The prediction has a mean pLDDT of 81. A computed fold for a 72-nucleotide RNA from Callorhinchus milii, annotated as transfer RNA. The source organism's lineage runs through Eukaryota, Bilateria, Gnathostomata, Chimaeriformes and Callorhinchus. Its Rfam family is "tRNA". The family's RNA type in Rfam is transfer RNA. Gene Ontology term of the family: triplet codon-amino acid adaptor activity.

């Protein structure tokens, strides 16, 4: 430089052109316990940026930006 993938929660990763964006683990409060631990049970947490294309975009497209593989 070319090219290819890839970006969702604090972390690991589902997910779909449609009105609730979901899981484990983490956390935060309850509830259990003399207490911690485990357990039940509530909650709070998020779709890399701008564009385009549709009634509607996290999803299709593009261009940045950030990883990351190959080649030179």
């Nucleotide at each position: 430089c070319a090219u290819c993938c890839c970006g969702u929660a604090g972390c690991u990763c589902a997910g779909u052109g449609g009105u609730u964006a979901g899981a484990g683990c983490a956390c935060u409060c309850a509830c259990c316990u003399c207490a911690c631990a485990a357990g039940u049970g509530a909650g709070a947490g998020a779709c890399c940026u701008g564009g385009a294309u549709u009634c509607g975009a996290u999803u299709c497209c593009c261009u940045g930006c950030a990883g990351g593989g190959u080649g030179a």